This is a predicted structure of a 1492-nucleotide RNA (small-subunit ribosomal RNA) from an uncultured bacterium. The prediction has a mean pLDDT of 84. Its Rfam family is "Bacterial small subunit ribosomal RNA". Rfam links the family to the GO terms structural constituent of ribosome and ribosome. The sequence is in RNAcentral, with records from ENA and SILVA.
[in-house]
RNA sequence: AGAGUUUGAUCCUGGCUCAGGAUGAACGCUAGCGGUGUGCCUAAUGCAUGCAAGUCGAACGGGAGCCUUGGAUUCGUCUGAGGUGAGAGUGGCGAACGGGUGAGUAACACGUAGGUGACCUGCCCUAGAGAGGGGGACAACCAGUGGAAACGCUGGCUAAUACCCCGGAUGUCAAUGAGAUUAGAAGGCAUUGACUAAAGUAGCGGAUAAAACUGCUGCGCUCUGGGAGGGGCCUGCGACCCAUCAGCUAGUUGGUAGGGUAACGGCCUACCAAGGCAGAGACGGGUAGGGGGCGUGAGAGCGUGGCCCCCCACACUGGUACUGACACACGGACCAGAUACCUACGGGUAGCAGCAGCAAGGAAUAUUGCGCAAUGGGCGAAAGCCUGACGCAGCAACACCGCGUGGAGGACGAAGGCCUUCGGGUCGUAAACUCCUUUUCUGGGGGAAGAGAAAGGACGGUACCCCAGGAAUAAGGCCCGGCUAACUACGUGCCAGCAGCCGCGGUAAAACGUAGGGGUCGAGCGUUAUCCGGAAUUACUGGGCGUAAAGCGCGUGUAGGCGGCUGUUUAAGUUGGACGUGAAAGCUCCUGGCUCAACUAGGAGAGGUCGUUCAAAACUGGGCAGCUCGAGGAUGGUAGAGGCAAGUGGAAUUCCCGGUGUAGUGGUGAAAUGCGUAGAUAUCGGGAGGAACACCAGUGGCGAAGGCGGCUUGCUGGGCCAACCCUGACGCUGAGACGCGAAAGCUAGGGGAGAGAACGGGAUUAGAAACCCCGGUAUUCCUAGCCGUAAACGAUGUCAACUAGGUGUAGGUGGUUAUUGACCCCAUCUGUGCUGUAGCAAACGCGUUAAGUUGACCGCCUGGGGACUACGGCCGCAAGGCUAAAACUCAAAGGAAUUGACGGGGACCCGCACAAGCAGCGGAGCGUGUGGUUUAAUUCGAGGCUACGCGAAGAACCUUACCAGGGCUUGACAUAUAACUGGUAGUGAAGCGAAAGCGGAACGACCCUUCGGGGAGGUUAUACAGGUGCUGCAUGGCUGUCGUCAGCUCGUGCUGUGAAGUGUCGGGUUAAGUCCCUUAACGAGCGAAACCCUUAUCGCUAGUUGCCAGCGGGUAGUGCCGGGCACUUUAGCGAGACUGCCGGUGUCAAACCGGAGGAAGGCGGGGACGACGUCAAGUCCUCAUGGCCUUUAUGCCCGGGGUAGCACACGUCCUACAAUGGGAUGGUACAAAGCGACGCGAAGCCGCGAGGCGGAGCAAAUCGCAAAAAACAUCCCCCAGUUCGGAUUGCAGGCUGCAACUCGCCUGCAUGAAGUUGGAAUCGCUAGUAAUCGCGCAUCAGCUAUGGCGCGGUGAAUGUGUUCCUGAGCCUUGUACACACCGCCCGUCAAGUCAUGGAAGCUGGUAGUACCCGAAGUCCGUUUAGCGAACCGUAAGGAGCGGCGGCCGACGGUAAGACCGGUGACUGGGACUAAGUCGUAACAAGGUAACC
Repeated sequence: AGAGUUUGAUCCUGGCUCAGGAUGAACGCUAGCGGUGUGCCUAAUGCAUGCAAGUCGAACGGGAGCCUUGGAUUCGUCUGAGGUGAGAGUGGCGAACGGGUGAGUAACACGUAGGUGACCUGCCCUAGAGAGGGGGACAACCAGUGGAAACGCUGGCUAAUACCCCGGAUGUCAAUGAGAUUAGAAGGCAUUGACUAAAGUAGCGGAUAAAACUGCUGCGCUCUGGGAGGGGCCUGCGACCCAUCAGCUAGUUGGUAGGGUAACGGCCUACCAAGGCAGAGACGGGUAGGGGGCGUGAGAGCGUGGCCCCCCACACUGGUACUGACACACGGACCAGAUACCUACGGGUAGCAGCAGCAAGGAAUAUUGCGCAAUGGGCGAAAGCCUGACGCAGCAACACCGCGUGGAGGACGAAGGCCUUCGGGUCGUAAACUCCUUUUCUGGGGGAAGAGAAAGGACGGUACCCCAGGAAUAAGGCCCGGCUAACUACGUGCCAGCAGCCGCGGUAAAACGUAGGGGUCGAGCGUUAUCCGGAAUUACUGGGCGUAAAGCGCGUGUAGGCGGCUGUUUAAGUUGGACGUGAAAGCUCCUGGCUCAACUAGGAGAGGUCGUUCAAAACUGGGCAGCUCGAGGAUGGUAGAGGCAAGUGGAAUUCCCGGUGUAGUGGUGAAAUGCGUAGAUAUCGGGAGGAACACCAGUGGCGAAGGCGGCUUGCUGGGCCAACCCUGACGCUGAGACGCGAAAGCUAGGGGAGAGAACGGGAUUAGAAACCCCGGUAUUCCUAGCCGUAAACGAUGUCAACUAGGUGUAGGUGGUUAUUGACCCCAUCUGUGCUGUAGCAAACGCGUUAAGUUGACCGCCUGGGGACUACGGCCGCAAGGCUAAAACUCAAAGGAAUUGACGGGGACCCGCACAAGCAGCGGAGCGUGUGGUUUAAUUCGAGGCUACGCGAAGAACCUUACCAGGGCUUGACAUAUAACUGGUAGUGAAGCGAAAGCGGAACGACCCUUCGGGGAGGUUAUACAGGUGCUGCAUGGCUGUCGUCAGCUCGUGCUGUGAAGUGUCGGGUUAAGUCCCUUAACGAGCGAAACCCUUAUCGCUAGUUGCCAGCGGGUAGUGCCGGGCACUUUAGCGAGACUGCCGGUGUCAAACCGGAGGAAGGCGGGGACGACGUCAAGUCCUCAUGGCCUUUAUGCCCGGGGUAGCACACGUCCUACAAUGGGAUGGUACAAAGCGACGCGAAGCCGCGAGGCGGAGCAAAUCGCAAAAAACAUCCCCCAGUUCGGAUUGCAGGCUGCAACUCGCCUGCAUGAAGUUGGAAUCGCUAGUAAUCGCGCAUCAGCUAUGGCGCGGUGAAUGUGUUCCUGAGCCUUGUACACACCGCCCGUCAAGUCAUGGAAGCUGGUAGUACCCGAAGUCCGUUUAGCGAACCGUAAGGAGCGGCGGCCGACGGUAAGACCGGUGACUGGGACUAAGUCGUAACAAGGUAACC
């Protein structure tokens, strides 16, 4: 410090997620030791038991019991003296500290800085003064008595440092006066008045019989002043969320008087006044103890407040006071309530948020331990007692820190595991083994400091030290697809599962599970939760708003913020210095102590938006005085659809009246509805009415925006220009507020021509709630009033300044030219456009009219959906508007640009693509293939074009892969090893059998040799063979298709942040990215072309088996023979064609058009040849091959069956339907290319024929297949289901073959079906082509071939066009597509799940209001059948207490509301969920442009 994730790729925006650190943690797996810390975050829920606050006999009375020692005695006991002394009581001090918890509290509670001239302070320190005299009680105790208990009641005795009284003052307080000081005092001085003290006790003495008494000392007591420390009260500042909380307030704000308090104060009461608070957030709601600090972070911040320290609050819940220096009191009191317990039912008792502990809750948090030895606290003169504060120990890996689980050597590497290409690799020096060490462990021994003089130690026989033993007692967790370090095998097969995000898993998973290996931490490791960081993702540091989220629709203006030039002054801001404070701990640095560290001690530093004070005066602010450039005014001009009102004009539409006139009109893609013979439309004349203003008209003008358009008049707003007269900063912006604000809509009243939601009708359509057509109401118009929204857009807030130009246009001014004047031209100000520099920007683009560079102010944004929504509030007559969430859900949603693909976008261009033609197919019958169906099986594959006479160029058996049955099991076939084998291998009779096979008589070998044997063969065994079993989506190879389409790329350079572009585009041209020109491109490659084959012409060479012109010979006839190689031909080599020549067009180009010559002319015809790639195209059944499966079977053999089954459907052929034809009879003629020895087979003979007999010739330019057929000529038929057509069937034959039943072909005779030219639709073909005619070949015994591949014969028509259909190319455009239009995607409905709104209600909580009741208690009142020691009084009585009454008052009750929850039949929408329904809305011109 970054990374992953939106896309085919890119840049940007933007969210989500990860890597780090942390924790009072929990959970999972694991676990050796020590040190130091930490440990109920939940139920402020309830608590058994024990302990947590007592102490003082030196304040006091008394004293059980015990001990010592007397007396008496009836020996039971009674009674003295002394000592000691429990428990209880009176009294004092303490119990308000210490300890716990965080419920409440948004507050002067806390923090910080101050104030108190408005206050208090026990114990302690200090200073001064004092302590005289007197009195009456009450506990304890005794007696009696009530009660279950708790606890009392009555009578009697008694002490004090308990209580009361008197005297009195250096005194205190109050009032007054003078004076000082201060903003305002206390104190000091004077006068007057009022008020009030005290207590003793211990020790040592003196005196005494002993006391009383008295002296000294200590401790205590009283009054007063001061101090220290502690506290009360007041104030400035700081510090959570919600404005969907905007107004709150009656003791409220202030005053006067009184009360109350230690003290100010509405703190309380009475009266008077009507104030007080609030947008700088009152009031209300929610949440919360605050701080020092802690976590994180570079910091600024953000989060947090556990342990430790400070403060506050609370003590079962609520209320109340008492005592006291201090409390409204955790282990005190009273009352009420809830809860629990005891009870004799009458009544009582209790409060762990002290330490332990229990229950409950919870994911979760410890011992009913030891000790007061230390530190600290209370009491005491002290000894001492008390102290769950505290010091220690126990439990827990909860955290941090430290240590260990051994060290060294040890194999070209054991065993074993795993992987493997079978060679090996790896775990791995790891282990074993050898040597060594002993931290730790176990055993044994010694043994602290912690006590400032002695003794006294819970921890503790601990830390530590020594000795012995023995590698011994001690390693796991998570992860290994990317982020992110670490990879293989097997299992699984969208299952099981994983997952932080992206995402893995559907048969080869580095992502699941296991194993091996590896990585990383390590007594821990992971997970979960939470916080900070990364996140500049709330942006103060440090972001944005044209299109990504984001500028209010526009203006006027309040508060606020900001503000020109000069001088002077001030010192609030600001800056500097000094002082104070910012507790300790913590943090940083230095140093020290535990062996180190954690931990801890000492020192230093840092830390505030703080306070006081001194100083400075630039800047900001304040005061004062000026200035003119900002702003405004005045003067003179000027343009304009600026606004409002009134009037007025013509064109057009419609309607009405009249004329002419006749059958249509109107409307559309085409129609129909409609109108019209009752006279329309058309046309002419007249009239009515409403709305809008053609041309001018222009990215022209005006206005803040919305918006404004005939003409005239009136009223009225604003702008611009010129000159520079006036004011003198008067300015800019603008939260709230107020005004304006298109269209539609609403209210009321008018108006209503045309247009026209809704609605009606006609069409279209599968439907048509639409688009189109005919009508048509609201509306559109006017007046008055609402509404307040728009894609209200420049998607760009307002104002000001600065920063290159060029070129239009509108308004003004000046200049130049001319004498005036118009134009032109120049300059300048203002407005409005285009282009463009710098710069900016993600890009697109913006660019003096900024989206540039800056300043001021306002508004707004923070992922998508939910949601321009719900609830609440405000506004509105309503419709609705403004403001505006959450649950839940997704990992994206977006912007710009790029490359493709696509478009019922555009331009150009090509192809039998269409058109123009010819012949077909689709109808029939048949053949064949496919689907379907059937079947034991009908083997398998191929599936739009690119499957379907395809694999198959030959299914009766075989083929054959399928089915049923019969058999075989190292196998039909290969290799290796081992053993056996000489009557071995091989041949193989009888018998069984359908065959295979079983069976086994009999016959019977080979090669090499070193003579041992070996090889071959066979048998057995083990490895293995075998598989047309699966996966063509694991593959190779081969093939199809786009497509013989003209494309596809690269290097370097250049452009762009980048994807990418350029080149390859553009202008021409071509069949062609063919060539030329231009050109930030220059070159190159794969394709195209050429090279190759064939065909067309000629030449040369060659001349048999071919040929025969001439010569000769011969035949019935035939190149038959001699001969010849001229011709034809054969097959080898050459020539020829290149836009080469001429003319024209064209950019002096490429090229095109025409022509000449030529056998052939612009690629001459045909073929082979197929770029980068696409279709997970086809093929595992040609072959090869990974993986999987099978192994007496999914292998192998056999006979039989099937692949041929048949209601049907489709493809593709054949043959036809006839007369350009068919038939017949015979006749005549002309090919090419092939094939032939298991072959072709002549002549001749037989048969109607298929064929048979026959066998010449031929390994073939020689012989044969072999007859070519259409054609030509003659005859018949005469338009019919025929002399067309031949299906089907019968009979009889032939051929091949082991065998023609399923299931072959051929022949003859007989039979003679459908069919009379084929609906929608659809195929082929541009010349030797289509059409038509026959011939041959491969496969093959034969053949279901009408198929396929070739060959020649005859031989057309049409088109020189590109509107349309289809396919392709190139450029461009749009895109929400990229699996790429067979794309994407919207809404209703149906199903499931989830969260949420409304809702008759039901139910709970919170805070208040009004009223009722009114405990305890303070205060007030009260002649009240009471009590009534001290003081007054002789007494009665008073004071006082009690009682009673009153104000206040908690709990409780009643009532109506408010707010917040829960639940709720039903209901609303929403989100999500592989393959539901209906349509097709959007994305292309999305098929009616879309959207607001």